[in-house]
RNA sequence: CGGGCUGGCCGGGUGAUCGCGGCAGUGCAUCUUUGUACUGCUGAGGAAAGUCCGCACUCCACAGAGCACGGCGCCGGGUAACACCCGGAGCGGGGUAACCCGCUGGAUCGGGCCACAGAAACAAACCGCUGCCUGUUUUGGGCAGCAAGGGUGAAAAGGUGGUGUAAGAGACCACCGGAGUCCGCAGUAAUGCGGCUGCCAGGCAACCCCCGCCGGGAGCAAAGCCAAGCAGGAACGAGGGGCUGCUCGUCCCGUUUGAGUUCCGGGUAGGCUGCAUAGAACCGUCUGGUAACAGCCGGUCCAGAGAGAUGAUCACCCCAUCUGCAGCCGUCCCAUCAGGGAUACCCUGCGGAUGGACAGAAUGCGGCUUACAGGCCAGCCCGGCAU
Numbered sequence: 001c002g003g004g005c006u007g008g009c010c011g012g013g014u015g016a017u018c019g020c021g022g023c024a025g026u027g028c029a030u031c032u033u034u035g036u037a038c039u040g041c042u043g044a045g046g047a048a049a050g051u052c053c054g055c056a057c058u059c060c061a062c063a064g065a066g067c068a069c070g071g072c073g074c075c076g077g078g079u080a081a082c083a084c085c086c087g088g089a090g091c092g093g094g095g096u097a098a099c100c101c102g103c104u105g106g107a108u109c110g111g112g113c114c115a116c117a118g119a120a121a122c123a124a125a126c127c128g129c130u131g132c133c134u135g136u137u138u139u140g141g142g143c144a145g146c147a148a149g150g151g152u153g154a155a156a157a158g159g160u161g162g163u164g165u166a167a168g169a170g171a172c173c174a175c176c177g178g179a180g181u182c183c184g185c186a187g188u189a190a191u192g193c194g195g196c197u198g199c200c201a202g203g204c205a206a207c208c209c210c211c212g213c214c215g216g217g218a219g220c221a222a223a224g225c226c227a228a229g230c231a232g233g234a235a236c237g238a239g240g241g242g243c244u245g246c247u248c249g250u251c252c253c254g255u256u257u258g259a260g261u262u263c264c265g266g267g268u269a270g271g272c273u274g275c276a277u278a279g280a281a282c283c284g285u286c287u288g289g290u291a292a293c294a295g296c297c298g299g300u301c302c303a304g305a306g307a308g309a310u311g312a313u314c315a316c317c318c319c320a321u322c323u324g325c326a327g328c329c330g331u332c333c334c335a336u337c338a339g340g341g342a343u344a345c346c347c348u349g350c351g352g353a354u355g356g357a358c359a360g361a362a363u364g365c366g367g368c369u370u371a372c373a374g375g376c377c378a379g380c381c382c383g384g385c386a387u
Base pairs, nucleotide, nucleotide: 001383002382003381004380005379006378007377008376009375010374012317013316014315015314016313017312018311020043021042022041023040024039025038026037027036028035029034045358049369050368052367053366054365055364056363057219058218059217060216069215070214071213072212073211074088075087076086077085078084089104090103091102092101093100094099105210106209110208111207112204113203114202126150127149128146129145130144131143132142133141134140158176159175160174161173162172163171177200178199179197180196182195183194184193185192186191223273224272225271226270232264233263234262235261236260239253240252241251242250243249279301281300282299283298284297286295287294288293318356319355320354321353322352323351324350325349326348327347330343331342332341333340334339
């Protein structure tokens, strides 16, 4: 210098003008209340998204225990909790490497399944090997033993070599591979290393099942409070209302069919709370820990509603891409003393054009997943060049 891996962070800035939501204050209008103007403060994200997990919170259900159903499943740790995070183990795969991806309780509880092929998919015998009996000129047949060789298959009862045998076989031996409620050492553990034991009868549990652990249901349209109108109930009750401020008058309703007034319970519309943050909160220093994380101390208070505000324009700056002009270096040509000319890429300076993503809170929080123009930082790996 080029390419790559891992982790973390940012995700446009400043100013002006216009505009929107929330809160507070003041002025004006207005009938409590509401509207409006001005001023001040304040107003999205790393994913606010998908709504896939886990919680808080609320109501309902609930003596205890068990069954059923569902979820999780290597080991240790973190956490309020998790299917999340951190560290570690084994196996498989990709990459030269840094590193990345996937899988993981139990197959002697029991059941089930294993395409095609094959005799057989689990205590196998089709071809075959061996012995005995037997027929026949010969090829054969029966009984018994065996699993070396052949064949099928993704998979066939550990593998290779030897001893042994009628033929064979972990029957026995050496080495290799595996297994073990076996022994020793290391580790909290998963597990690793060494030894011993011939112990060696496949796979699937993301099929049922067994073992261990966890789990009640519904969700902020949860839920709580206040409460018009209409309807209902109770008591009182002979008057009540309009024209009209008062008197008179007049009209309407009512006095068996009860106007009107007061009270009561439930509760609709509507309003308030929940819910706008004092908390699993955020920022910073330090301490413990490999880390996730935890703790001490100091500081901060940080959108919010209601079908839902957080935007637009201009200028300058920033970043990326393309492009114009000038210059440096290098190269080439003329000259070969000085110098002159041409010019690709890169770089520097001055301009021009285009673009700046994904996406929008709605009870809150912790995760996961998905989307994302462009940029920054740290560590590591590979290659090239120079010293």
Predicted 3D model of a 387-nucleotide RNA (Bacterial RNase P class A) from a Chloroflexota bacterium.
It matches the Rfam family "Bacterial RNase P class A". The family's RNA type in Rfam is ribozyme. Its family is annotated with tRNA processing, ribonuclease P activity and dimeric ribonuclease P complex in the Gene Ontology.
The sequence is in RNAcentral, with records from ENA.
The gene name in the source record is rnpB.